[in-house]
Context: one part of a larger RNA
RNA sequence: UGACGGAAGGGCACCACCAGGAGUGGAGCCUGCGGCUUAAUUUGACCCAACACGGGGAAACUCACCAGGUCCAGACAUAGUAAGGAUUGACAGAUUGAGAGCUCUUUCUUGAUUCUAUGGGUGGUGGUGCAUGGCCGUUCUUAGUUGGUGGAGUGAUUUGUCUGGUUAAUUCCGCUAACGAACGAGACCUUAACCUGCUAAAUAGUUACGUGAUUCCCGAAUCACGGGCAACUUCUUAGAGGGACUAUUGGCGUUUAGCCAAUGGAAGUUUGAGGCAAUAACAGGUCUGUGAUGCCCUUAGAUGUUCUGGGCCGCACGCGCGCUACACUGACGACAGCAGCGAGUCUACAACCUGCCCCGGCUGGGGUGGGUAAUCUUGUGAAAUGUCGUCGUGCUGGGGAUAGAUCUUUGCAAUUAUCGAUCUUGAACGAGGAAUUCCUAGUAAGCGCGACUCAUCACGUCGCGUUGAUUACGUCCCUGCCCUUUGUACA
Numbered sequence: 001u002g003a004c005g006g007a008a009g010g011g012c013a014c015c016a017c018c019a020g021g022a023g024u025g026g027a028g029c030c031u032g033c034g035g036c037u038u039a040a041u042u043u044g045a046c047c048c049a050a051c052a053c054g055g056g057g058a059a060a061c062u063c064a065c066c067a068g069g070u071c072c073a074g075a076c077a078u079a080g081u082a083a084g085g086a087u088u089g090a091c092a093g094a095u096u097g098a099g100a101g102c103u104c105u106u107u108c109u110u111g112a113u114u115c116u117a118u119g120g121g122u123g124g125u126g127g128u129g130c131a132u133g134g135c136c137g138u139u140c141u142u143a144g145u146u147g148g149u150g151g152a153g154u155g156a157u158u159u160g161u162c163u164g165g166u167u168a169a170u171u172c173c174g175c176u177a178a179c180g181a182a183c184g185a186g187a188c189c190u191u192a193a194c195c196u197g198c199u200a201a202a203u204a205g206u207u208a209c210g211u212g213a214u215u216c217c218c219g220a221a222u223c224a225c226g227g228g229c230a231a232c233u234u235c236u237u238a239g240a241g242g243g244a245c246u247a248u249u250g251g252c253g254u255u256u257a258g259c260c261a262a263u264g265g266a267a268g269u270u271u272g273a274g275g276c277a278a279u280a281a282c283a284g285g286u287c288u289g290u291g292a293u294g295c296c297c298u299u300a301g302a303u304g305u306u307c308u309g310g311g312c313c314g315c316a317c318g319c320g321c322g323c324u325a326c327a328c329u330g331a332c333g334a335c336a337g338c339a340g341c342g343a344g345u346c347u348a349c350a351a352c353c354u355g356c357c358c359c360g361g362c363u364g365g366g367g368u369g370g371g372u373a374a375u376c377u378u379g380u381g382a383a384a385u386g387u388c389g390u391c392g393u394g395c396u397g398g399g400g401a402u403a404g405a406u407c408u409u410u411g412c413a414a415u416u417a418u419c420g421a422u423c424u425u426g427a428a429c430g431a432g433g434a435a436u437u438c439c440u441a442g443u444a445a446g447c448g449c450g451a452c453u454c455a456u457c458a459c460g461u462c463g464c465g466u467u468g469a470u471u472a473c474g475u476c477c478c479u480g481c482c483c484u485u486u487g488u489a490c491a
Stems, first nucleotide, its partner, number of pairs: 001491002003488003007485007016475002020439005027324003031320004035315002043054002065310005071304001076119005086113001089108002092105003123298002126296003132292001134286003137282003144183003148179002150159003162174001164173002188275005194242002198239004204233004209226008245268001247263006326432001330391007343377002352371008398429001403424005445467008
């Protein structure tokens, strides 16, 4: 100087607590991990910082694993064989999962591309992440880190970087043997909010105008349709800009930094939410992202590559993330009515998003159109929600696991049932012990929608809107983190 203390004092955090909310832990199912099993059930990762993670939803491929079968894509060099032929390919039969001339029988074909041996390459989802790069994660979401000159000390070192107040903050005020600086924080970038001010819009609308219909009070209201002849930009879109600076007032405070309340304001928690993000580290993860890569292994009976089939899904069991529920604030039926993020036919053709019409109980099928998209799908007429009925607390009309039969779709292929539909079946579950997670406002929670993966398949993830609470607005008691002082057995 650190590290540590079951030492003291401050400060901070819903990965801490308090006050609460939703839960998880119990059930069924889904999924990941372990174990067991297996020919194989490929493998990495194991406290936070492994376990719906590897963008890991694997029928083939993927694929690394298992049972088997081909191929060489063995560059190049040297030596050999060799045009009287180095070698290549093949019908049929046998063989084989196989219409693999793989091998054998049989012969034909080819023509220096190869073959044999040695050296040396190449390939490898083979090993080593404890040899590495790069990337990521974490310490660590806190406020921390560093040098110059000066001061102190023989020196390592220290001061600066602080008693105090304040802040989300080493943020400021102030004190001051320090002065003046740098990185980080902040500023910055993106996004969501405001603009009747500017620029505009037949890919957005509004108002006029015209046509038709309805209502009546005789010129109005409402609805539908129309257009290269109208006007405008409030709504919509998106460019340039503006806007907040905690503004004004009042309290508290060294009357400083700032804090609290009210007013105004679209906005006054750093305006909300993200991004970026210092110094020093970890033998954290990844050689299975890479034609990044050292070394080792293997390299033709291959750990290369490809083909067929299986496996990764296996089930006495244990653990983790979730979905569905246990009903009446509900289930079922009918009707009504409202979003915002998206995405869409590729790299010769085809493949995509799909409206409308017809057929069909449904899943779906056929026909005909629009769309490379503010134009079409699409106002994505979403769900929760609302209204009116039925049910009436009964494992019930709650719940929908399990199983049987039938049909459709994707795909070369669906058995170990891809998904979906119809009929039947109708399990546990009557609110979950000890434990434990997340969370402070358009947040939690409920509700659906889109995208990703995707031929097909979401109970996953990432976004999006819709409905929308209770309870703090604090503390250091638990769990941790930072600073100061102190102690020393640790380096």